[in-house]
Context: one part of a larger RNA
RNA sequence: AGCGUAUGGCGAAUGCCUAGGCUCUCGGAGACGACGAAGGACGUGGUAAGCUGCGAAAAGCUAUGGGGAGGUGCAAACAACCUUUGAUCCAUAGAUGUCCGAAUGGGGAAACCCCACAUUUUGAAGAAAUGUGAUUGCGCAAGCAAAGAAAACCCAGGGAACUGAAACAUCUAAGUACCUGGAGGAAAGGAGAACAAUUAGUGAUUCCGCAAGUAGUGGCGAGCGAACGCGGAAAAGCCCUAAAGUCUAUAUAUAAGGAGUAGAACAUGAUGGGAAUCAUGACCAUAGAAGGUGAAAGUCCUGUAAGCGAAGAUAUAUAUAGAUGAAACGAGUAAGGCGGAACCGGAGAAAUUCUGUCUGAAUAUAGCUGCACCAUCAGCUAAGGCUAAAUACUCCCGAGAGACCGAUAGUGAACUAGUACUGUGAAGGAAAGGUGAAAAGAACCCUAAAAAAGGGAGUGAAAAGAUCCUGAAACCGUACGCUU
Repeated sequence: AGCGUAUGGCGAAUGCCUAGGCUCUCGGAGACGACGAAGGACGUGGUAAGCUGCGAAAAGCUAUGGGGAGGUGCAAACAACCUUUGAUCCAUAGAUGUCCGAAUGGGGAAACCCCACAUUUUGAAGAAAUGUGAUUGCGCAAGCAAAGAAAACCCAGGGAACUGAAACAUCUAAGUACCUGGAGGAAAGGAGAACAAUUAGUGAUUCCGCAAGUAGUGGCGAGCGAACGCGGAAAAGCCCUAAAGUCUAUAUAUAAGGAGUAGAACAUGAUGGGAAUCAUGACCAUAGAAGGUGAAAGUCCUGUAAGCGAAGAUAUAUAUAGAUGAAACGAGUAAGGCGGAACCGGAGAAAUUCUGUCUGAAUAUAGCUGCACCAUCAGCUAAGGCUAAAUACUCCCGAGAGACCGAUAGUGAACUAGUACUGUGAAGGAAAGGUGAAAAGAACCCUAAAAAAGGGAGUGAAAAGAUCCUGAAACCGUACGCUU
C1' cells in the first nucleotide's frame, strides 16, 4: 500500500409523516373610495428585534347579544395584573383612526416643508390648538356629483411582428399579442325595413349539438370557411299624449343565512411504557363523515345525522309615497359616385352592413328586402329607445372532491418569502420541515483553565440529548487477519 472482517466519524439519500400546495365541483360574492380607498411609512407591548393586531383612545375603547372559567397573540421566560360584580373569546353595531397615497390649501426628492382665513387660549405682540381653504361638471344659489383602485371575464377606439406559404410581395399569423377608454356582476345582443318560399310556412336575442370541414373563398397556393334548416338550454315582451320596468324610503309577511345551542350508545380481562389491538359479553344508529386521544375507537373527546337559534344586515313579495324611465314616430337620412373596411365572399356578375369625401330622394296611392339588374309575387316598415333568463370569468369567502404532490416534489414561498441577498434601475430571487406520548430538555458528582468536551448519576418504552425520527453511498479513521 492492497484486500477482507469488525467497529466508528462525516454525510445526507431512503422510508414514514404533513403544517403547505395543485386541479376541480357546488354555493356565495365580485366588494371598496373625498364619510379619504387600494397600498404603504412611522409608531404602538413591563422587558419587544421579526411576524400578527392596532393607531397618540395605538396586541386596544364602547354597546348589545352569545358563552361560562380561565386569561394577558405567534411565544415556550420572568414580573405585574385581569376575571363568576362574568374576564379572555365569538357575532353585530359604533368610537378612535398619526403621516403619505386619487391626495384635494401651496410646494415637494411619497410618508416632509410652508401658508391664508375663522374660532379659542393670552391684556397686546408672539405662539399654540381646532376647523376650513384643489380641480372639473351640473345648478340662480344652497349644494350635489366625478376622480382612484380592481385577478379574469365584457364592450369600444387603435393595432404589430416572428411564423406558415418549405424563398417572398397578395395571403397567413390575426383583428391575435399589446396600448388606450369604459361598464357590470355579468357584459354585449335583442322584439324584423328578419328568414323563407312560388305547394307552403317560421316568428326577438343569446348559448350548446348537428348541418359541415359542406356551400363557398383562395398567388384556386398555404390556407380561410359560413348560412338555411333541425335538435336542445332559457324564454318576455314593451315604449315615445297616459308604458313596462328600475331606484329610494316606510310598513307587513316569508325565505335563506346566522355568534351559537342541543345532540344516542361499553364494560371486563390479556399483552404492553401506553389500548383504540386481541378475547368475552353488550349497546346506539335519520349519527359506521372526519380529526384527536401514549399502537388501529360507531358507543373517550371534538364532532357527525335530524332539529332549534337573538340582534343587525340581506333577498323576495305586497302596499303606500317620491324619483327616474322621458323620448312626441325618426332627412343632409335612404340611395348613388370615388376611396376604404366588415361579412364564407381577396372587386369579382357582387347583393347586404359601416363610412372619409362629393352628391342626394319618396312620405303608406310611399318605401326597403328576397345575392348584379328588371317584372311579377312574397315578406317587412330603416334613419328613436328599454328589456330578465339561458352564456363568460375567479383576486376573494364557505363546503367538498381527487387512479394529484409529499420537502431537489407540490406554488418562487409547508419555516420572519417576494423574505435574505444581487442590481443605479427596470428587474432577478434563494436556502431552510420532523426530539419525545409528555420537557419528564439531563439535579448532583468527577476530570479540565473552562460557560468547551468527556466520564458517572438520573429521566424516558427507547437517548430519541436538542447539529435531536430513520440514517444508504461517496469520503476519512481505528483494531485484527492475509498478501506484497
Source information
Large-subunit ribosomal RNA, domain I from an uncultured Sphingobacteriia bacterium, 484 nucleotides, folded computationally. Its mean pLDDT, the model's own confidence on a scale to 100, is 81. Rfam family: Bacterial large subunit ribosomal RNA. Its family is annotated with ribosome and structural constituent of ribosome in the Gene Ontology.